[in-house]
This is a predicted structure of a 377-nucleotide RNA (Bacterial RNase P class A) from a Bacteroidia bacterium. The RNAcentral record of the sequence draws on ENA. NCBI's taxonomy places the organism under Bacteria, Pseudomonadati, Bacteroidota, Bacteroidia. The coordinates come from a structure-prediction model, not an experiment, and the mean pLDDT is 77.
RNA sequence: AAAAUCGUUCGCUUCAUCGCUCCGGGCCCCGGCCCGGUGAGGAAAGUCCGGACAGCACAGAGCACCCUGCUUCCUAACGGGAAGGCGCCCGGGCAACCGGGUGACAGCAUGUGCAACAGAGAGUAGACCGCCGAUCGCCUGCGCAAGCAGGAGGAGGUAAGGCUGAAAGGGUGGGGUAAGAGCCCACCGGUGUCGGCAGUGAUGUCGGCAGCCAGGUAAACCUCAGGGCUGAAAGACCAAAUAGGCUGGCGUUAAGGGCUGCUCGUCCGUGCCAGUGGGUAGGUUGCUAGAGCCAGUUGGUGACGGCUGGCCCAGAUAAAUGAUGAGGGUUCCGAUUUAUCGGAAUACAGAAUCCGGCUUACAGAACGAUCAUAAUG
Numbered sequence: 001a002a003a004a005u006c007g008u009u010c011g012c013u014u015c016a017u018c019g020c021u022c023c024g025g026g027c028c029c030c031g032g033c034c035c036g037g038u039g040a041g042g043a044a045a046g047u048c049c050g051g052a053c054a055g056c057a058c059a060g061a062g063c064a065c066c067c068u069g070c071u072u073c074c075u076a077a078c079g080g081g082a083a084g085g086c087g088c089c090c091g092g093g094c095a096a097c098c099g100g101g102u103g104a105c106a107g108c109a110u111g112u113g114c115a116a117c118a119g120a121g122a123g124u125a126g127a128c129c130g131c132c133g134a135u136c137g138c139c140u141g142c143g144c145a146a147g148c149a150g151g152a153g154g155a156g157g158u159a160a161g162g163c164u165g166a167a168a169g170g171g172u173g174g175g176g177u178a179a180g181a182g183c184c185c186a187c188c189g190g191u192g193u194c195g196g197c198a199g200u201g202a203u204g205u206c207g208g209c210a211g212c213c214a215g216g217u218a219a220a221c222c223u224c225a226g227g228g229c230u231g232a233a234a235g236a237c238c239a240a241a242u243a244g245g246c247u248g249g250c251g252u253u254a255a256g257g258g259c260u261g262c263u264c265g266u267c268c269g270u271g272c273c274a275g276u277g278g279g280u281a282g283g284u285u286g287c288u289a290g291a292g293c294c295a296g297u298u299g300g301u302g303a304c305g306g307c308u309g310g311c312c313c314a315g316a317u318a319a320a321u322g323a324u325g326a327g328g329g330u331u332c333c334g335a336u337u338u339a340u341c342g343g344a345a346u347a348c349a350g351a352a353u354c355c356g357g358c359u360u361a362c363a364g365a366a367c368g369a370u371c372a373u374a375a376u377g
Base pairs, nucleotide, nucleotide: 004370005369006368007367008366009365010364012328013327014326015325016324017323018322020039022037023036024035025034026033027032028031041348045359046358048357049356050355051354052353053231054230055229056228066227067226068225069224070084071083072082073081074080085105086103087102088101089100090099091098092097106223107222111221112220113217114216128162129161130158131157132156135155136154138151139150140149141148142147170188171187172186173185174184175183189213190212191210192209193208194207195206196205197204198203235285236284237283238282245276246275247274248273249272250271256268257267258266259265292311293310294309295308296307297306298305299304329346330345331344332343333342334341335340336339
C1' cells in the first nucleotide's frame, strides 16, 4: 500500500416528449380544460417490541397462553439505548493489571424430570482392582482354663490410591484408626449468616461466627416478580335505489278473513299516497404541523436534555409518485495512440393513522478504527 472485518455517512444525475396524485388560481357548455406548485425510504420491509390516538372492559381475586428478569441513568414509553458491576473467552504482561469481545446475568440450599457411550458406581453415591480384617466365625500352635500368638481370607469394614467418564460428592498437611473417612484439628477455597468501611446502586473490600461442603441443567416443567383486551377494516358523521319495519290519510273498483243465519257496521289484512326509524352501496372525517426537521449555542463521560433562530417536508383508496429517448457520472472488463475508444453493470427495495426502536436486505462510494498470513523495501 492493497485486501479483509467493524462502525458512521451517502446511496446516481441532467434535458426533452407523453402521462398520473394532491393543492392553489382561472375559464366555461358544470364537467372538463388551461396555468403554477407538489409527490417514497434508509430501510417505506418483517409486523417483533414500546407509545400516541381510539373503542371496549374494569369491586376484588383466579385460570390459560406469551414475553421479560444485574445496577443506575436516558426516554412519552420500551423487551430499545448509554454508562457501570459481575461471570466467561481472547491477546499482552513475571505480576499487579491493561486492552478487546461476549452473556435471557432472578431461583437447581424447592418439588419433578433429563444426562448418549464408558463405568462397580451419575446423586439419600458406589466395593471392579486395591487396603484392612479391629468385631463375628474358621484353621494351627501354646495353655488345666480364662486367654494369648499366628494364618487363610469367609461374613464384613473402608472412598487413602488406581480404573471409566464431559462430570465421581471440597483441597493440602497433621492427628486418629485394623484400614480409612470433616471423624477431629490447622490453613486455604466455597456457602450461609452477622458487622465495619467505600459506592446513589449492582458490587467491592476487611473481619467475626457456623464443618454447613450443597454436582450440572430453568430459551426443561416449575417457583417468584412485572405486563388489561382490541387496532385506522379503530372510531365519528352524512346517507341513495330496491326490499322489509313503523305511523298517518284516502279507498273497498284492489285477494281475503274474524264478529253474524244474512245485511249494515266494525276490526285485521290488502291497494294507493305521504311521512319516518334502522341498515347496505356510496361519501365526508379521522389524515398528517409532528415526542417534526435543519443550523448555532450550551449542560452532561455518554445515551440525551435546555435555549435561540430558521423551515414546512406525500396523503393515494384498488390505490398517484411512471414510461420512452438522448447525454453525463461511478465501478468493472477489453483494446491501445496513455488518455481515449468499445462493452457490461448501476443495488436492496415501493408510503397506506402517526411516532420511537429492534431485526433483516443492499451494486457502489467516502471517512474512521483494527490488523493475521504472504509479497516488496